[in-house]
Molecule: transfer RNA
Organism: Candidatus Parcubacteria bacterium
RNA sequence: CGGAGUGUAGUACAGCGGCAGUAUACACGAUUCGGGUUCGUGAGACCCGGGUUCGAUUCCCGGCACUCCGA
Repeated sequence: CGGAGUGUAGUACAGCGGCAGUAUACACGAUUCGGGUUCGUGAGACCCGGGUUCGAUUCCCGGCACUCCGA
């Protein structure tokens, strides 16, 4: 320099245009003499800017970051 991929909760990942979810972690409660385990409840996120659309995490363009391939 060229090409490809990825970007969603603290962490690891789902989510093929219309309620943003799972596991784990965290807080509270129950269970216990206490801790652990287990169960219940709760808070917490779509990388940034535009475009298309009635409606965008999703489609398109640009940027940024990371990874891979090539030179």